[in-house]
RNA sequence: UUUCGUGGUGUAGUUGGUUAUCACACCUGUCUAACACACAGGAGGUCUCCGGUUCGAUCCCGGACGAAAC
Numbered sequence: 001u002u003u004c005g006u007g008g009u010g011u012a013g014u015u016g017g018u019u020a021u022c023a024c025a026c027c028u029g030u031c032u033a034a035c036a037c038a039c040a041g042g043a044g045g046u047c048u049c050c051g052g053u054u055c056g057a058u059c060c061c062g063g064a065c066g067a068a069a070c
Base pairs, nucleotide, nucleotide: 001069002068003067004066005065008024009023010022017055026042027041028040029039030038048064049063050062051061052060
């Protein structure tokens, strides 16, 4: 200098709009002698932090912190 920060993990999302997406993992049920698989359902997120703009911010602007690359 550039890019990035989103459930436990990995990710989608949009130059703003009413309930934030998917996969794996986790929990419960069905199945099984039992486990696994499969199927059905469920829980889990102050979208890194502070401030600004706006009727409204995960998204736009400024700063801070952290990570990666050069």
Transfer RNA from Rhizophlyctis rosea, 70 nucleotides, folded computationally. NCBI's taxonomy places the organism under Eukaryota, Opisthokonta, Fungi, Chytridiomycotina, Rhizophlyctis. Rfam family: tRNA. Its family is annotated with triplet codon-amino acid adaptor activity in the Gene Ontology. The sequence is in RNAcentral, with records from ENA.